Small-subunit ribosomal RNA from an uncultured bacterium, 1485 nucleotides, folded computationally.
The RNAcentral record of the sequence draws on ENA and SILVA.
Rfam family: Bacterial small subunit ribosomal RNA. Its family is annotated with structural constituent of ribosome and ribosome in the Gene Ontology.
The coordinates come from a structure-prediction model, not an experiment, and the mean pLDDT is 83.

RNA sequence: GGUAGAGUUUGAUCCUGGCUCAGGAUGAACGCUAGCGGCAGGCCUAAUACAUGCAAGUCGAACGGGGCUAGUCAGCAAUGGCUAGCUUAGUGGCGCACGGGUGCGUAACGCGUAUGCAACCUGCCCCUUCCUGGGGGAUAGCCUUCCGAAAGGGAGAUUAACACCGCAUAAGAUAACGGGAUGGCAUCAUCCGGCUAUGAAAUCUACGGAGGGAAGGGAUGGGCAUGCGUCCGAUUAGCUGGUUGGCGGGGUAGUGGCCCACCAAGGCGACGAUCGGUCGGGGACCUGAGAGGGCGAUCCCCCACACUGGCACUGAGAUACGGACCCAACUCCUACGGGAGGCAGCAGUAGGGAAUAUCGGGCAAUGGGCGCAAGCCUGACCCAGCCAUGCCGCGUGCAGGAUGAAGGCGCUCAGCGUCGUAAACUGCUUUUAUCUACGAAGAAUGUUAUCCUCGCGGGGGUAUUUGACGGUAGUAGAGGAAUAAGCACCGGCUAACUCCGUGCCAGCAGCCGCGGUAAUACGGAGGGUGCAAGCGUUGUCCGGAUUUAUUGGGUUUAAAGGGUGCGUAGGUGGGCGUUUAAGUCUGGUUUGAAAGCAGGUGGCUCAACCAUUUGAUGUGGCUGGAAACUGGGCGUCUUGAAUGGGUUGGCGGUAGCCGGAAUGGGUCAUGUAGCGGUGAAAUGCAUAGAUAUGACCCGGAACACCGAUUGCGAAGGCAGGCUACUACGACUUGAUUGACACUGAGGCACGAGAGCAUGGGUAGCGAACAGGAUUAGAUACCCUGGUAGUCCAUGCCGUAAACGAUGAUUACUGGCUGUGUGUACUACAGUAUGCGUGGCUGAGCGAAAGCGUUAAGUAAUCCACCUGGGGAGUACGCUGACAACAGUGAAACUCAAAGGAAUUGACGGGGGUCCGCACAAGCGGUGGAGCAUGUGGGUUUAAUUCGAUGAUACGCGAGGAAACCUUACCUGGGCUAGAAUGUGCGUGAAGGGUGUGGAAACAUGCCCGCCCCGCAAGGGGCACAAAACAAGGUGCUGCAUGGCUGUCGUCAGCUCGUGCCGUGAGGUGUUGGGUUAAGUCCCGCAACGAGCGCAACCCCUGUGGUAUGUUGCCAGCACGUAGAGGUGGGGACUCAUGCCAGACUGCCUGCGCAAGCAGAGAGGAAGGGGGGGACGACGUCAAGUCAUCAUGGCCCUUACGUCCAGGGCGACACACGUGCUACAAUGGUCGGUACAGCGGGUCGCGAUCCCGCAAGGGGGAGCCAAUCUUGUAAAGCCGGUCACAGUUCGGAUUGGGGUCUGCAACCCGACCCCAUGAAGCUGGAAUCGCUAGUAAUCGCGCAUCAGCCAUGGCGCGGUGAAUACGUUCCCGGACCUUGUACACACCGCCCGUCAAGCCAUGGGAAUUGGGGGGACCUGAAGGUCGGGGUAGAAGCCGGGCAAGGGUAAAUCUGGUGACUAGGGCUAAGUCGUAACAAGGUAACC
Repeated sequence: GGUAGAGUUUGAUCCUGGCUCAGGAUGAACGCUAGCGGCAGGCCUAAUACAUGCAAGUCGAACGGGGCUAGUCAGCAAUGGCUAGCUUAGUGGCGCACGGGUGCGUAACGCGUAUGCAACCUGCCCCUUCCUGGGGGAUAGCCUUCCGAAAGGGAGAUUAACACCGCAUAAGAUAACGGGAUGGCAUCAUCCGGCUAUGAAAUCUACGGAGGGAAGGGAUGGGCAUGCGUCCGAUUAGCUGGUUGGCGGGGUAGUGGCCCACCAAGGCGACGAUCGGUCGGGGACCUGAGAGGGCGAUCCCCCACACUGGCACUGAGAUACGGACCCAACUCCUACGGGAGGCAGCAGUAGGGAAUAUCGGGCAAUGGGCGCAAGCCUGACCCAGCCAUGCCGCGUGCAGGAUGAAGGCGCUCAGCGUCGUAAACUGCUUUUAUCUACGAAGAAUGUUAUCCUCGCGGGGGUAUUUGACGGUAGUAGAGGAAUAAGCACCGGCUAACUCCGUGCCAGCAGCCGCGGUAAUACGGAGGGUGCAAGCGUUGUCCGGAUUUAUUGGGUUUAAAGGGUGCGUAGGUGGGCGUUUAAGUCUGGUUUGAAAGCAGGUGGCUCAACCAUUUGAUGUGGCUGGAAACUGGGCGUCUUGAAUGGGUUGGCGGUAGCCGGAAUGGGUCAUGUAGCGGUGAAAUGCAUAGAUAUGACCCGGAACACCGAUUGCGAAGGCAGGCUACUACGACUUGAUUGACACUGAGGCACGAGAGCAUGGGUAGCGAACAGGAUUAGAUACCCUGGUAGUCCAUGCCGUAAACGAUGAUUACUGGCUGUGUGUACUACAGUAUGCGUGGCUGAGCGAAAGCGUUAAGUAAUCCACCUGGGGAGUACGCUGACAACAGUGAAACUCAAAGGAAUUGACGGGGGUCCGCACAAGCGGUGGAGCAUGUGGGUUUAAUUCGAUGAUACGCGAGGAAACCUUACCUGGGCUAGAAUGUGCGUGAAGGGUGUGGAAACAUGCCCGCCCCGCAAGGGGCACAAAACAAGGUGCUGCAUGGCUGUCGUCAGCUCGUGCCGUGAGGUGUUGGGUUAAGUCCCGCAACGAGCGCAACCCCUGUGGUAUGUUGCCAGCACGUAGAGGUGGGGACUCAUGCCAGACUGCCUGCGCAAGCAGAGAGGAAGGGGGGGACGACGUCAAGUCAUCAUGGCCCUUACGUCCAGGGCGACACACGUGCUACAAUGGUCGGUACAGCGGGUCGCGAUCCCGCAAGGGGGAGCCAAUCUUGUAAAGCCGGUCACAGUUCGGAUUGGGGUCUGCAACCCGACCCCAUGAAGCUGGAAUCGCUAGUAAUCGCGCAUCAGCCAUGGCGCGGUGAAUACGUUCCCGGACCUUGUACACACCGCCCGUCAAGCCAUGGGAAUUGGGGGGACCUGAAGGUCGGGGUAGAAGCCGGGCAAGGGUAAAUCUGGUGACUAGGGCUAAGUCGUAACAAGGUAACC
């Protein structure tokens, strides 16, 4: 000093992995908003073009002249001379190479860092020594004149200098020659002395000095060279001709191919040359825990550039931003002849852009130039202006104040909550803003005078002078809460929630995702949260991301081990000794500019900011030391490695020879009608004799048994036998070498199958192809044929799910059990020890599955490879290949995932076990007919009200049953606080009768009537009814709901607590072995228990007992009747109603551990659940119902409410479901005759009597019911008839006549009688119910109800069967297991073509730009060389160099591009069904 995570793949889980967010930063921009101050910053784009002004001048103490002023002299004056001051165009000096700007170029000794120069320069400044003698000729200016529009230029005359030029002098300077000494680093350096040659100067002066020249030294600034460091691309691998070096020369301040002549043939490169792309570098800055990553604004250092390119001149210094020349582009002026220009200086303009300021003040300070100085110049600089661009600071008030006001918003709305102590109000304060007054520091100098000090130079004091900012900062005073708050957000991440609007629309969105009628996610509002003069958004960078992993990742299955070996470079490497000191460690020293950063201290009131000091960093250099480790040298060792000797092993390789079986073929023979093939067939073969059988022969390919979980090989791979050649392993021995080793980028070799080439071969098999089938289709699966190929030789190809999906090598780390092959011992069982090859398991590892001495454990070395999915192993380029193709290998675009392992389910045309009227075995139906009823769709209609729709809708809601009503629908007519209900002042009995209009509702009259209790007061009932409050709705949403219900399913399941296992989802329990109807019970078991279900408890029924005995019963007794429990009575029986008993595998036998099972067993009315019912676990289907009811929300309010009349719900070409009746003789019909139970009844059931053929009608007893009544049960039994027929079957339909209910039977009731007498003669494919008192069959009752469309529903009893071998199959279900790419869960998922739209990309005839290079032509300025020329120059001519221009051909890289190719994304498009379950042909490479 120091490291934080979250969201998102799934039904859930763990992991891998990408995407996204929270942080910080910014030269920013945009939106909304804005009070003040301090400090900083401000064209990131067009190095685009620039109007205007300013940005470099200064010196009169270098020079001559001009102008002005003053003095003086001359002159009458004008004026002139001289002197002084001021001024300055020119000559001259210094400066202009600094300062300021920009980042084009540059991947480079450009920069950084460390060094070197024995290979160099340096104006102004400092120090030292010496010198400063004497001459000359010009020239600008000025004057005259000429040309030109201008810019400018020419000529003549005249003039000065510190301008220019000779001469003199000159050493210790320079050069050559030669001598000596010392040192070093090769060339050499230094010193001493000799000779020869060469080159100097400038004056001014108030005499103090200021200058000038030569030489040496210093300082400063530069130049050159070198080590190291410095971006991306190998889809850039080879580059290079002055190239590399040498000798000589030229050039330069100086080294150098810098340049030239000659000679040699070198130089650079996988440690990345060359080429391409991008780029100024550093100090620093941002971020980060750090290592790193990103960046190079402001400030400082270096570099480069100054309109593009070139070039030199001057100079100490430039190849010169505000100098010159030339070419080109552009702009401007022009009299068209010619000229002028360069803001990447400061402002400013245009343009570009999302975007970046004033044509400001001042030289007061700091600094620079010139000057002796005053001073002048200075867009450097100091200040001010603009901009919230950033950082920092301040303020917008503080305290009290509740009836918690009004208002907004919300609510469970009487009222409450919230905004909220908020406001008002009271008290206080006054920063800031405003006004008034005062008012700085920044100043040091300078000049003059004077004083002090001083060797000189100089230093100091006093007086005086200088402030742009600026009347600013600051201080004081005044009044007054007075002048001052916004922005974003509120689904999760992420701090903050409600209402309304909207209705997959409008919109939001960083990711996940919101919005389809109750949206905390859109828009508004109220409220809240966060930050605050700002707040958000966008862009960019780092972080989070250990998501490129040095710190600090991985590669069996997630992305990732090269197909295998040999081996080059490289990397790494055994024991001991000695030495060295490169790495390493350590001490010293030097450097690492300043600023920045960190700590301390200090200054602005604080802070930002600034000052000062200390430190850290910039990982470098030099040097002393240490020697463990690594490296180097030397020596040595044997254990790594190799060699030798011995033994042994094998489907190791290559070549040759040989063999039998089988298939096929040929010939012959036997033999006859088929063979063959399949799910079934057909094509095919066969009477010209097949198939089959036998014999012989031919040919090719492959080698049964042995054979294995075996062996060998580096991998691919290798299998009949034998032989030859050859390679290898293991063991053993310890003779030899003495680290010779490991790995291995490139490279080389090998490398299944398919494929290619040439030649051969071809029995079987068999792509393509043909035919036959299958199928909706079938370019497939199946069948019959069949070419290439498969085989051999030679040569290519070089891939694979080349897999253990696991690189090689070495060492270490527990066991058990096989097996191949060695060795030793042996007691012949075996034991020990190697090398291989398997299985299981421990620790450990792993996301898990799993691995586990054959590691995926623990370590080491080397190589290869990975970094989200798709696009894509594609495109382009290159390399290889005969080709096919292989190797290398992207991007745009697009997605929020794609994945791995495991879990729970679900599913499977997976497996196992089991159950169910599931099949089978049976009986009876449906489907055909007529009718009834429901439904559908459609149609119709004014309306045919609504709902229910596979199973689980369809004789269902409807068990108030549609003639009206019902009724919800339609038409028409009415009402509007309403048709109904409550409260209710008040009024009235209720109510009845009767008119008018009308279809009624309704509207409008008349008459009658006036309740009960109480003496009364008053109370009560009923009706009417003002106002008001509550209306009403079968309108919508069953996907907002409650309740109720269906279904899986009366199936046997569904869970929990604790424990245990697992990182976790989860598992265990609940699985297993038995058993059961059952998760029923037993046994076992990391489980032990428990709950909801099952069963039992409840009801009915079956037996008995007991109690009671009417309305029930009647055996005995009595009475009585035509008969009769009719009566007395009885308490036996039946029955009724209670209570109780009984059944539990309790007993026996057998089997079984047990549970339990079996038995024509015993007993019993009943036997293994006696029969039936009620009862329906967790849940599923957003199942059904808002139209039973209830209810949130929404909607209607003279109507979607309500009343009434009529109509409709009953329509009808048709379809389906459920039923009834039949088709007949086991029947119909007639007559006779027997036996029930459940129920119902006063608006009723109705005996009995009468009438009617009957429905029914008229009287009417009894009964509120074990009393009376409904009420004859029917099938059955007895007898008669019918004789197989559309009938004496069947009854539809229709005609006629009636009955009953009802206000009313037309639409549209039931029943009766007479007549009529349809279809139908047992029902195709298919399909339903039922396992015993069941099916079948027969009748009876009830609810609803005026009546009834009931053949329906719910019950009741009568008669009363058949069959079940069995679980293969169909359907449904349960448990275990398996696979899965499904989880909306197979009605799942999902692939490809085609069609449509959008997007980016590849190819592409061609077309159009750009870049660099080479060749050739031309060639400005300029310097250079040569010529000529001159006193010397210059002009002049020529050569080579050379910017630029041009020509032609290549090359690299963009744009466009008819057409074309594939890819991605899109709505519910088309065709099929490839994959996922054995995905229906296992899948894949």